[in-house]
This is a predicted structure of a 100-nucleotide RNA (Guanidine-I riboswitch aptamer). The coordinates come from a structure-prediction model, not an experiment, and the mean pLDDT is 82.
RNA sequence: UAAAAAUUUUUCUAGGGUUCCACGAACGAAAUUCGGCUCGGACCAAGAGAAAAACUGUUCGAAUAUCGAACAGACACGGAGGGAUAAAAGCCCGGGAGAU
Numbered sequence: 001u002a003a004a005a006a007u008u009u010u011u012c013u014a015g016g017g018u019u020c021c022a023c024g025a026a027c028g029a030a031a032u033u034c035g036g037c038u039c040g041g042a043c044c045a046a047g048a049g050a051a052a053a054a055c056u057g058u059u060c061g062a063a064u065a066u067c068g069a070a071c072a073g074a075c076a077c078g079g080a081g082g083g084a085u086a087a088a089a090g091c092c093c094g095g096g097a098g099a100u
Stems, first nucleotide, its partner, number of pairs: 007054006015044002020041002022038001023035004055073008075095001077098001081093003
């Protein structure tokens, strides 16, 4: 001084808040307002969490405009600040700055 599209998607989880619903309160009801120091339904959700599918590579077998099987896809400390949505977050900036 120094590379990377170190694969993608889906369904979830840790986690997250409060638009809607529920719950609680303000009044006796409705309407309305407030409350997330409300376990929730629903919602958001991980590069460094999980599973599955797809994809890529290598090898092997069929016998070929291809099909199938096995294996591999490692590792990963990390702010502050800003951004989106109703709002927040292990979301996004970001495998960023920095550290090693």